Predicted 3D model of a 528-nucleotide part of an RNA (small-subunit ribosomal RNA, 5' domain) from an uncultured prokaryote.
Context: one part of a larger RNA
RNA sequence: GAUUGAACGCUGGCGGUAUGCUUAACACAUGCAAGUCGAACGGUAACAUGAUUAGCUUGCUAAUUGAUGACGAGUGGCGGAAGGGGGAGUAACGCGUAGGGAUCUGCCUAACAAUGGGGGAUAGCCCGGUGAAAACCGGAUUAAUACCGCAUAAGCCCUACGGGGGAACGAGGCCACUUCUUGAAAGCUUCGACCGAUAGAUGAGCCUGCGUAAGAUUAGCUAGUUGGUAGGGUAAUGGCCUACCAAGGCGACGAUCUAUAGCUGGUCUGAGAAGAUGACCAGCCACACUGGGACUGAGACACGGCCCAGACUCCUACGGGAGGCAGCAGUGGGGAAUAUUGCGCAAUGGGGGCAACCCUGACGCAGCAAUGCCGCGUGAGUGAAGAAGGUUUUCGGAUUGUAAAGCUCUUUCAGCAGGGAGGAAAGCCAUUUGAUUAAGAGUUGAGUGGUGUGACGUUAGCUACAGAAGCAGCACCGGCUAACUCUGUGCCAGCAGCCGCGGUAAUACAGAGGUGCAAGCGUUAAUC
Repeated sequence: GAUUGAACGCUGGCGGUAUGCUUAACACAUGCAAGUCGAACGGUAACAUGAUUAGCUUGCUAAUUGAUGACGAGUGGCGGAAGGGGGAGUAACGCGUAGGGAUCUGCCUAACAAUGGGGGAUAGCCCGGUGAAAACCGGAUUAAUACCGCAUAAGCCCUACGGGGGAACGAGGCCACUUCUUGAAAGCUUCGACCGAUAGAUGAGCCUGCGUAAGAUUAGCUAGUUGGUAGGGUAAUGGCCUACCAAGGCGACGAUCUAUAGCUGGUCUGAGAAGAUGACCAGCCACACUGGGACUGAGACACGGCCCAGACUCCUACGGGAGGCAGCAGUGGGGAAUAUUGCGCAAUGGGGGCAACCCUGACGCAGCAAUGCCGCGUGAGUGAAGAAGGUUUUCGGAUUGUAAAGCUCUUUCAGCAGGGAGGAAAGCCAUUUGAUUAAGAGUUGAGUGGUGUGACGUUAGCUACAGAAGCAGCACCGGCUAACUCUGUGCCAGCAGCCGCGGUAAUACAGAGGUGCAAGCGUUAAUC
């Protein structure tokens, strides 16, 4: 000199933008952070509508009814493996980089094939029992895209080559053809879904070379250890595991051990070489009260899932139960120190759904903080009697100083009032046209018209109004280092980064006056 997720002192006008527990991976009150689908299912607790019945006050009340919109609880599907968090552990194929081959991949894309016919349960609802209650138990009963057989199988998988394995339906619309009938059944058609299966995409698992901080006051380490054979296991290779066999494997090119640490793109400094660092943002990893374990699933050994053990906290009628903020806010604690128990799903994105839509503390915004960076303002012009006052003086003057006053203007920002973009595209409705179809209907692509959605928001920007009106501090002045004199003090009071100042003429203390930077200025800490 530059820099910082900074803190402290004094001071403090506005806006934009970014950032904001670096410490206790300490403990957490409260609320919210993952749901959704009735176009899978039986149904009907609540709400609304309709219908029926009863009563009467004649438009209300009560009851019944899943009939309709919908929908609590439940079965089922998909999603809760993403998104969000902090960095404890890890010196490692963890990360970075360059490669490899023995693998899997829900949703998505493209091409292909199929969806025939049956069965037995179970939750819910209902009844009952114990019980204070949560909960639990028993009985009867019922459905499915839940579950299980059977048939079929181009392609697919397994195979001893004989063979074996493997599928689910739901919704809307139509009545040309068939039947009954005058709107329905079958049927047709469209949409969604399911089974099989190929390729792709995406994601993931595995292996290898090289690189990746310190200590030798750590020199030897290792028995599943190193390799082989056989088997098991896995999606897959492999001592990954087991049996047997061999006795290997690593190490001064630093094994092992110890202590420290998430890694990287990057960031800071520097002319560079390099040193330091890994906040925010992005990629990867590991973690989710502590330790262990598996289940489900395409994917987890799963932050807001399950089981066991432990510590801690809470409820209890003492029999027994419940919990996990390193999600967003917020509380206590620790600390020099770090924000609101805010608004909204309007946008972007995600989950579910045919869709409408629902959910989303992701996200978009607002609030707080000079924490950083950037911009603007605190007025502009004129004005010499060089006013008064202050300071100084060699008593002539010099300086404060065009500074002020005065005169002439302007009105940024703040204030008040008015009007006012863009962030909005979608969605929905109607219609035109194309495709699909024998036709109708439906679905769908494109176009047109209408309608229509904003948390921010008193938005940004614009206009009007009034008046210089509402807006400057901090550090330093002996040298380094820009800035010197007077007064006070008298080794006192005090200063100090280093050298050092102060004991009666202190440019070093304190005030006046000056210098520098400026909504900041200094100090401390830290890095180069």